[in-house]
RNA sequence: UUAGAGUUUGAUCAUGGCUCAGGAUGAACGCUAGCGGCAGGCUUAACACAUGCAAGUCGAGGGGCAGCGAGAAUAGCAAUAUUUGUCGGCGACCGGCGCACGGGUGAGUAACGCGUAUGCAACCUACCCUUUAUCGGGGGAUAGCCCGGAGAAAUUCGGAUUAAUACCCCAUAGUAUUAUAUUUUGGCAUCAAGAGAUAAUUAAAACUCCGGUGAUAGAGGAUGGGCAUGCGUGACAUUAGUUAGUUGGUGAGGUAACGGCUCACCAAGACCAUGAUGUCUACGGGGUCUAAAAGGAUGGUCCCGCACACUGGUACUGAGACACGGACCAGACUCCUACGGGAGGCAGCAGUGAGGAAUAUUGGUCAAUGGGCGCAAGCCUGAACCAGCCAUGCCGCGUGAAGGAUGACGGCCCUAUGGGUUGUAAACUUCUUUUGUACGAGAAGAACAUGAGAUACGUGUAUUUCACUGACUGUAUCGUAUGAAUAAGGAUCGGCUAACUCCGUGCCAGCAGCCGCGGUAAUACGGAGGGUGCAGGCGUUAUCCGGAUUUACUAGGUUUAAAGGGUCUGUAGGCGGUAUAAUAAGUCAGUGGUGAAAGCCCUGAGCUCAACUGAGGAAUUGCCAUUGAUACUGUUAUACUUGAGUUUGGUUGAUGUUGGCGGAAUGUAUCAUGUAGCGGUGAAAUGCAUAGAUAUGAUACAGAACACCGAUUGCGAAGGCAGCUGACAAAACCAAAACUGACGCUGAUAGACGAAAGCGUGGGGAGCGAACAGGAUUAGAUACCCUGGUAGUCCACGCCGUAAACGAUGAUCACUCGUUCUUAGCGAUACACCGUUAGGGACUGAGCGAAAGCAUUAAGUGAUCCACCUGGGGAGUACGUUCGCAAGAAUGAAACUCAAAGGAAUUGACGGGGGCCCGCACAAGCGGAGGAACAUGUGGUUUAAUUCGAUGAUACGCGAGGAACCUUACCUGGGCUUGAAUGCUAAGCGUCUUCGGACGUAGACCAUCGAAAGAUGGCUUAAAUUUGCAAGGUGCUGCAUGGUUGUCGUCAGCUCGUGCCGUGAGGUGUCGGGUUAAGUCCCAUAACGAGCGCAACCCUCAUCCUUAGUUGCCAACAGUUCGGCUGGGAACUCUAAGGAAACUGCCAUCGUAAGAUGUGAGGAAGGUGGGGAUGACGUCAAAUCAGCACGGCCCUUAUGUCCAGGGCUACACACGUGUUACAAUGGUCGGUACAAAAGGUUGCCACCUGGUGACAGGGAGCUAAUCCAAAAAACCGGCCCCAGUUCGGAUUGGAGUCUGCAAUUCGACUCCAUGAAGCCGGAUUCGCUAGUAACCGCGUAUCAGCAACGACGCGGUGAAUACGUUCCCGGGCCUUGUACACACCGCCCGUCAAGCCAUGGAAGCUGGGUGCACCUGAAGUCCGUGACCGCAAGGAGCGGCCGAAGGUGAAACUAGUGACUGGGGCUAAGUCGUAACAAGGUAGCCAAGGGCGAA
Repeated sequence: UUAGAGUUUGAUCAUGGCUCAGGAUGAACGCUAGCGGCAGGCUUAACACAUGCAAGUCGAGGGGCAGCGAGAAUAGCAAUAUUUGUCGGCGACCGGCGCACGGGUGAGUAACGCGUAUGCAACCUACCCUUUAUCGGGGGAUAGCCCGGAGAAAUUCGGAUUAAUACCCCAUAGUAUUAUAUUUUGGCAUCAAGAGAUAAUUAAAACUCCGGUGAUAGAGGAUGGGCAUGCGUGACAUUAGUUAGUUGGUGAGGUAACGGCUCACCAAGACCAUGAUGUCUACGGGGUCUAAAAGGAUGGUCCCGCACACUGGUACUGAGACACGGACCAGACUCCUACGGGAGGCAGCAGUGAGGAAUAUUGGUCAAUGGGCGCAAGCCUGAACCAGCCAUGCCGCGUGAAGGAUGACGGCCCUAUGGGUUGUAAACUUCUUUUGUACGAGAAGAACAUGAGAUACGUGUAUUUCACUGACUGUAUCGUAUGAAUAAGGAUCGGCUAACUCCGUGCCAGCAGCCGCGGUAAUACGGAGGGUGCAGGCGUUAUCCGGAUUUACUAGGUUUAAAGGGUCUGUAGGCGGUAUAAUAAGUCAGUGGUGAAAGCCCUGAGCUCAACUGAGGAAUUGCCAUUGAUACUGUUAUACUUGAGUUUGGUUGAUGUUGGCGGAAUGUAUCAUGUAGCGGUGAAAUGCAUAGAUAUGAUACAGAACACCGAUUGCGAAGGCAGCUGACAAAACCAAAACUGACGCUGAUAGACGAAAGCGUGGGGAGCGAACAGGAUUAGAUACCCUGGUAGUCCACGCCGUAAACGAUGAUCACUCGUUCUUAGCGAUACACCGUUAGGGACUGAGCGAAAGCAUUAAGUGAUCCACCUGGGGAGUACGUUCGCAAGAAUGAAACUCAAAGGAAUUGACGGGGGCCCGCACAAGCGGAGGAACAUGUGGUUUAAUUCGAUGAUACGCGAGGAACCUUACCUGGGCUUGAAUGCUAAGCGUCUUCGGACGUAGACCAUCGAAAGAUGGCUUAAAUUUGCAAGGUGCUGCAUGGUUGUCGUCAGCUCGUGCCGUGAGGUGUCGGGUUAAGUCCCAUAACGAGCGCAACCCUCAUCCUUAGUUGCCAACAGUUCGGCUGGGAACUCUAAGGAAACUGCCAUCGUAAGAUGUGAGGAAGGUGGGGAUGACGUCAAAUCAGCACGGCCCUUAUGUCCAGGGCUACACACGUGUUACAAUGGUCGGUACAAAAGGUUGCCACCUGGUGACAGGGAGCUAAUCCAAAAAACCGGCCCCAGUUCGGAUUGGAGUCUGCAAUUCGACUCCAUGAAGCCGGAUUCGCUAGUAACCGCGUAUCAGCAACGACGCGGUGAAUACGUUCCCGGGCCUUGUACACACCGCCCGUCAAGCCAUGGAAGCUGGGUGCACCUGAAGUCCGUGACCGCAAGGAGCGGCCGAAGGUGAAACUAGUGACUGGGGCUAAGUCGUAACAAGGUAGCCAAGGGCGAA
């Protein structure tokens, strides 16, 4: 001393990217702002700069005296004027020192530039220190000053005169320099140090207070530099070769010094895959930020080094420069000008403009520290110290503290007479005074130097006393007074991530770091209230590190997620068996030097604390040197045999290359037989065939491939290799153990091999067969299918060099449980069986793995080497390069874009996957629909309105089980506004009263207007209708809801607890074998049990029994009007209560069982006896806000409400559901039977009368087992005789009946007349398995009446068929595939069309830097010359080499732009198809060729 989270999925694990939380900054922006301390402050244009300042000083070197002051002199009364270097001093000048420091900047530089460690025996060093010696003589100039001239100016020329510590000459001199030889010592070489010898050469300056200072030559030191070297110090290989002074040598020149530093000559070297050269980028370090560390990023402030000073070049001076505030030249720019010519360089401090998101004052002082000069005083110092501006950062302080609950007012929220919250918060009481304000006091930083004095000894030095010196500054600090007084914001509140409610908005406006919010109930937008976390700040943006083990040294991976090279040989390199000895390079230990200071860390200290500062320590993990150790690695030597190889003897094989041979099949040709088709397909057609096909036989020829054997086989490095056989060549294995003695493993670059397709040349060509042609299929069919058919497939030679070249698994070595099969050997042996070696397979442990799986043939455990990966797309693309004849291959990006892409496994769903099973699902039957007319519903159309809803199955005779008004929701018109309804309240009145109160009442009538509602007026009354509170809405949202319902489906399923398995989602149970109608039951079983469903329990029907007999019944008895009518009966039917009965219980067969089977028995009923009720978890955002309820929204003289009329009933048409038919199994007329269930007083209505009838008028009974009350098919007879009819009844005309305020729009029924379509219905489709279908009638609800042919019930008559599960539909279980999960009505591909974005190519165009060649050539050094000047030193001048800038040319590189063009990416609802995912409907995919709207 190491923290994680969100996001791929329906869910899971893992892979993997993206994003967040942290810290930091020379920051910027937004909002806000009380104070102080300490720091920091142009990151951009090394862009351009106005103005001021930033380097001077010395009179103790000199000539001197322009200005200032003093003095003196002269004139003058004075003021004053003039003169005077006399003094203080001193402009300009000569001279000395300084100006090479300090200060700025980071352009250049990838370099000995920097860092670190060494070396110089190859060097220099002014001022300073120590030391030795010396300071003698002489000379000529020159600036200044003066005179004159040129010029606008800058400046400059001429003349005269002059000084020096300026310059020159002579002397003297050495441990100086040079030359020549000698010698000693030392050293890694050149050599160094020392000793002396000879010869030659070279020096000086004065000033003075007389003490010295200064000067010259030399030696040493210190300081500062110069040079050289080891190591370290970016990116790109789509930069692979570079280099002629280049590499070395000899000699010379040059330098302080070594050196190709330069030159002449000679040689041909030098650097490079351990990355030369080139391009791009970049000052380096101490350090700083981050991080657990290792690292990564960075180099602002401070310190060290380097480089630069407008751009480029050059030298001069000097100890030191090739010189920021010096010079010369060239260039660009700016300024002045009298146009002739000149001046300038803020990357010093301030400041200005410009650029930019962005960075300060044209301040004070030399008081301190430091620097220059000076003996010193002192002068100079934009170095420095201070102040100013800026929340830019770090640190500190404050904005008050305590008490205070009617928990105040107000705000906000709610379930709202109230509660919660803001909140002890406020008010109020008490206290404090940092800070603020006012007044007062007031530092440290000051020590030197200097002056005066004192002490020690003699000048002088040392010590000491006094005096003098502060920009900041009246600042810090302290005291007194005053009074809570002067002081809080910004961000955020969906998850990550601490913090929630209301309103507004309505995929709009907007938010957003990622996931994502917003389409009417938004904790995600905007506002408010409240909260959270920070706080003089808070957020945002940008950048860096972290998290990220997401480049993995510490510390990752590569079967399937990205990733093993197609394979082998082998170079460099890396790694390497056993033993001994030596060495000591690596390694380890000790010691020494260094690792600057600052910084980080620790411990003290100083500012009231802290930041900050100061002191000490530690650390600085590094480098160098030295001493030691020797296990391991290395090196050297010697030896060994187990790795590797050789030898001997065997064995094996589809191993390779090249010859020869073979048979079957196919095709062709010829001949023969033979006749009409053949062929082909899902079905066809094209095609072939009477010129004789197909078929059959014979013969011949051709090319290609090798059935059976054959396999889980074998061989090979891989690709790959298959008839038989010869030759040549290679390999592996086994056995023995003779030989060599580590000879080994891997392998970048390199080389060789390398399927298919393809290319070149030449052959060959039977079959097959891209392209192509034709025929089909199809909406189309550039395909799948068919008929043909060219390249090709084959051979030889040469290219290509890629594949899903796969075990998706690199090579080698060692180790690690087992079972079983097999190939080739060997051993023992009985041919069984066993052992062993090398291969090839299957299964299964430990272990590993995300899992699937792998598992001695590892994906286990270790070792060595190589290759490769780092999100998806763009893209294996572009550009460049290499290879190739081409096709193309290899290498291989970026912009841009997305938040995923991908792996394994899980649960579902789905499949034109599989298996099993069921269902009126099909099949077998019966009857219908679809055709007609009508009824009814719907769509559409129409309309003022045709109210609304329901829309595949699961809407459509549905809501509606009754639309003439009403209903009614719609339309037109007319009214009302507390309202049409209901409740409460108040006023008013009456009655009663226990005097509190309780109970009750009216709204009538008349007139006018009006269609009515209503309006107005009158009369009556106690009052003629009034107040207030609650209205109302069939308006919207069924996608906010409750409730209810449909459907899958009366299908057999859906789950849970515990246990077990799995990292987990999840599985098991619930699977398997049987069985069932059934997850029904049985057996088996890591499961054992349980729940909701199934079944049963409930109702009804079928049988019997018991009980009870009225209104029902009547067998026996009696009566009778012949009617259970009466007496009576309680048996029967029946009614309605209770019970019994059925359970595969019994038998037989089969079966372990469950159970199945049987014309079984018995029984009323037999295997669920028939029917009903009953509907699991859930699905369809299924239906309904118009049945009801309800959230939210909307309307409020109207979307409410009342009224009249109209509409919902329309009508070219389309569909659904029905009715009636088309007839003779019928129609019609007459006659005769037999039900069940249900209803009835505003009702059902017997019976009588009238009417043809609907019905009407009378009129019993019945509040119902009592009355209403009567079935129809059927049966018995008559007629009809196959026809648009005696079928059928629509439509229409007339006349009526009934209901009702009212039948016109728009009722039903009756009678007469009329008599349409229709003669059994295309494709297709519906119902039904027994008392069922079919046929027949009866009843009920609603209801005044009725559009009812509907719906719901009731009974009557009463069939046919089921072989069976191939197919259609639906469902259940198991399994399989999946790229689906909104779940196949899924997903998804590409062209085309549209918009936007970045990018490639492109005739060109425009820049940029670089190198090369040529031309020209400034300043300047050097060289040569120098007839001119000078006494001399020397110089002017002239010439030459080099040489910046410039010009020209041909190239390469790089950037921008470019008509047009190529693809790519992105974009709710465009076009065409449907390529992929399921067997995706032709399995898919990889490489390659060809073709085509696209896939």
A computed fold for a 1495-nucleotide RNA from an uncultured Bacteroidota bacterium, annotated as small-subunit ribosomal RNA. The coordinates come from a structure-prediction model, not an experiment, and the mean pLDDT is 82.